[in-house]
RNA sequence: GCGGGUGUUGUAUAAUGGCUAUUACAUCUGCCUUCCAAGCAGAAGAUUGGGGUUCGAUUCCCCGCACCCGCA
Numbered sequence: 001g002c003g004g005g006u007g008u009u010g011u012a013u014a015a016u017g018g019c020u021a022u023u024a025c026a027u028c029u030g031c032c033u034u035c036c037a038a039g040c041a042g043a044a045g046a047u048u049g050g051g052g053u054u055c056g057a058u059u060c061c062c063c064g065c066a067c068c069c070g071c072a
Base pairs, nucleotide, nucleotide: 001071002070003069004068005067006066007065010025011024012023018055027043028042029041030040031039048064049063050062051061052060
């Protein structure tokens, strides 16, 4: 340099074009307990960036960025 793949809360994940974005752990707040742990209930927190298509985009298309793989 060329080609391919991946990118979603702190981490790991799910999601046929219909989103109010799933679940688990972690965090925080209550309950329980003499206290802690465990358990129960709840809360906050995310779609890599920019365009396009569409009534509607995490999803489809294009151009970047980061990482991984292959070829040179």
Description:
Transfer RNA from a Candidatus Jorgensenbacteria bacterium, 72 nucleotides, folded computationally. NCBI's taxonomy places the organism under Bacteria, Bacteria candidate phyla, Candidatus Joergenseniibacteriota. Rfam family: tRNA. The family's RNA type in Rfam is transfer RNA. Its family is annotated with triplet codon-amino acid adaptor activity in the Gene Ontology. Its mean pLDDT, the model's own confidence on a scale to 100, is 83. The sequence is in RNAcentral, with records from ENA and MGnify. The same sequence occurs in records of 2 taxa.